This is a predicted structure of a 387-nucleotide part of an RNA (large-subunit ribosomal RNA, domain III) from a metagenome. It matches the Rfam family "Bacterial large subunit ribosomal RNA". Rfam links the family to the GO terms structural constituent of ribosome and ribosome.
Context: one part of a larger RNA
RNA sequence: GAGUAACGAUAAAGCGAGUGAAAAGCUCGUUCGCCGAAAGCCCAAGGAUUCCUACGUGACGUUAAUCGGCGUAGGGUAAGUCGGCCCCUAAGGGCAGGCAGAAAUGCGGAGCUGAUGGGAAACGGGUUAAUAUUCCCGUACUUUUUAAUAGUAAGCGAAGUGGGGACGAAGAAGGAUAGGUUAUCAAUCUGUUGGAAUAGAUUGUCCAAGCAUGUAGGUAAGGUACUUAGGCAAAUCCGGGUACUGAGUACUAAGGUGUGAAGGGGAGGCCCUAAGGGGUCGAAGUAGCUGAAUCCAAACUUCCAGGAAAAGCCACUAAGUAGUAGCUAUUAAAUAACCGUACCGCAAACCGACACAGGUGGGCAGGAAGAGAAUUCUAAGGCGCUU
Numbered sequence: 001g002a003g004u005a006a007c008g009a010u011a012a013a014g015c016g017a018g019u020g021a022a023a024a025g026c027u028c029g030u031u032c033g034c035c036g037a038a039a040g041c042c043c044a045a046g047g048a049u050u051c052c053u054a055c056g057u058g059a060c061g062u063u064a065a066u067c068g069g070c071g072u073a074g075g076g077u078a079a080g081u082c083g084g085c086c087c088c089u090a091a092g093g094g095c096a097g098g099c100a101g102a103a104a105u106g107c108g109g110a111g112c113u114g115a116u117g118g119g120a121a122a123c124g125g126g127u128u129a130a131u132a133u134u135c136c137c138g139u140a141c142u143u144u145u146u147a148a149u150a151g152u153a154a155g156c157g158a159a160g161u162g163g164g165g166a167c168g169a170a171g172a173a174g175g176a177u178a179g180g181u182u183a184u185c186a187a188u189c190u191g192u193u194g195g196a197a198u199a200g201a202u203u204g205u206c207c208a209a210g211c212a213u214g215u216a217g218g219u220a221a222g223g224u225a226c227u228u229a230g231g232c233a234a235a236u237c238c239g240g241g242u243a244c245u246g247a248g249u250a251c252u253a254a255g256g257u258g259u260g261a262a263g264g265g266g267a268g269g270c271c272c273u274a275a276g277g278g279g280u281c282g283a284a285g286u287a288g289c290u291g292a293a294u295c296c297a298a299a300c301u302u303c304c305a306g307g308a309a310a311a312g313c314c315a316c317u318a319a320g321u322a323g324u325a326g327c328u329a330u331u332a333a334a335u336a337a338c339c340g341u342a343c344c345g346c347a348a349a350c351c352g353a354c355a356c357a358g359g360u361g362g363g364c365a366g367g368a369a370g371a372g373a374a375u376u377c378u379a380a381g382g383c384g385c386u387u
Stems, first nucleotide, its partner, number of pairs: 013031006032384004040364004046344002050342001051075006060068002080141002082340003086119003092113002098107003122139005142336001144334009155321002160316004168303004174296003179290005185204006206264002210259004217252004222245007230238002268281005304307001350359002366378004
C1' cells in the first nucleotide's frame, strides 16, 4: 500500500421464548422463502470414528459462537438366510513337464490362480442416544450329519460319459401387479363477512415371506417297447433308427384367491410428564377407474454382425461292493465357523493443497398441467448455501 480488496453462487429472511458474561448465526416455537429426476431416500467405490452422549471454547470455522465434521472423556457396529470367505470358471496372471536362449529370461496347451459372471435358504412388525432382513416378537426356509420308521433289489457307485446350467440385438402386442385417483366407510370439526347441513372441511381407509391352490399366457413336447458302426473303456444314460401312443396330454408360468392374521399396524382419544417422552384404549379397512421403465419373459416376432466358461444339479455306467452298504420318503435331534456391518457417500467426511460454484458408478421416481425423467407449482423429506 491499507484497515483497502476480499469474506467463495442474489434460495431470504422476520419475530417471540430459552440458555448464557455476551445471541443476526446455538436450542425451541411461529411466519416467510428455496429444492423436489433433488438441494429427497437407498447402495457401490473411497474415507476411517467424522456416528451418539457429557463437558469445553486456546487453536481450527474466512465474522461472533453458548454451536460444530473442532478439543477432552465415555459409549456405539450383534447375522445359518445381506455381502464376503466358500464351490465354479472368463479375460488376465503365473506355470511342473515342454520349446527357445550364453545367461538373465521369453513363450507356453493341461492343472493352478483370478469376478466385474454362475452356485442353498427370511419376511413383517417392534425396539436404541447411537445397530438392526443382524437384537426382540411372530411366522418361515436351507445345507450337512446322525438316529428311527417305511420303501427300493440287482442295485449302488467317479476326478470318467451324457444332459442341464447356457446366454445376441432390435421391435411389437397381450396379461398382471406396484403405484395413482375418485367414490365408499370411519373419526373429528363446521366460528368471523355472503352462501352451504340430504351439505362442507381435515385425516385415515394398510399388511410380507412362507404354505395351499394352479389361472392369463408360453412351449410342443412327452410316454412305452425293441434296436444300434457314435459319445477315447463301459453304459439300462445321451445320440441315430423302427413301431405304438400323444392336445380331454405334458412341462413351464406372472398374478389372483385362501391361509399366514383371534396377529401386527392404524387416524385419534384418555392418563402421567422432569416437556425429551412414557402408559393405556383403539374406528374404518370396501368398490370403480387408471396404470408402469417392474413381472410373466431365458417368452414371442424379425434381423445379421450369429451372440462365455466351469461347477453346483440330474442321469449313466467303470474299478469296487452284494452290505449293519447305497438310494428315496417321513419324523426327530443336532449343524451352520470366520470377516464386514457405526457414519459420510453428487458431498463440509471421496478425488481436487481449503468446510473449494469443479469431478464421482448403480437403484427408487408421489400430485396438478404436459408426449415427456422437458418445464412451472407442489407432497414426503431436506434446506435458507458461516459475516

Annotation:
The full RNA is in RNAcentral, with records from SILVA. The prediction has a mean pLDDT of 81.